[in-house]
């Protein structure tokens, strides 16, 4: 100096009920009702691109062992907005690695 890796910032970034019942709160003189207030609990339905688990597959002659998917499971998470978000691009700096 170059390359890729991890961390950081910015940008992009999907899917699936703003379901339902009750409680609380607010509106209403009261009841009925309304408000979705975006609060709590339960039930049913659903999504997968945080994470996690499993296997396919790969490394090894083979075993053991290791790596392990955007495939599967859906524990967790999510199903208006917000937040999050695998992954992609850009940026500059730090750490270690290889040449």
């Nucleotide at each position: 100096g170059c390359g890729a890796u991890u961390c950081g910032u910015c940008a992009g970034g999907a899917g699936a009920g703003a379901g339902u019942g009750c409680c609380c709160c607010g509106c209403c003189a009261c009841c009925c009702g309304c408000g979705u207030g975006c609060g709590g609990c339960g039930c049913c339905g659903c999504c997968g691109a945080a994470g996690g688990c499993g296997c396919a597959g790969g490394c090894c002659c083979a075993c053991c062992g290791c790596c392990a998917a955007a495939c599967g499971c859906u524990c967790a998470g999510g199903c208006a907005a917000a937040a999050g978000g695998a992954c992609u691009g850009a940026c500059a700096g730090a750490a270690g690695c290889g040449c």
A computed fold for a 99-nucleotide RNA from Acidovorax sp. HDW3, annotated as Glycine riboswitch aptamer. Rfam family: Glycine riboswitch aptamer. Gene Ontology term of the family: glycine biosynthetic process. Of the family's consensus pairs, 81% are formed in the model. Lineage of the source: Bacteria > Pseudomonadati > Pseudomonadota > Burkholderiales > Acidovorax. The prediction has a mean pLDDT of 76.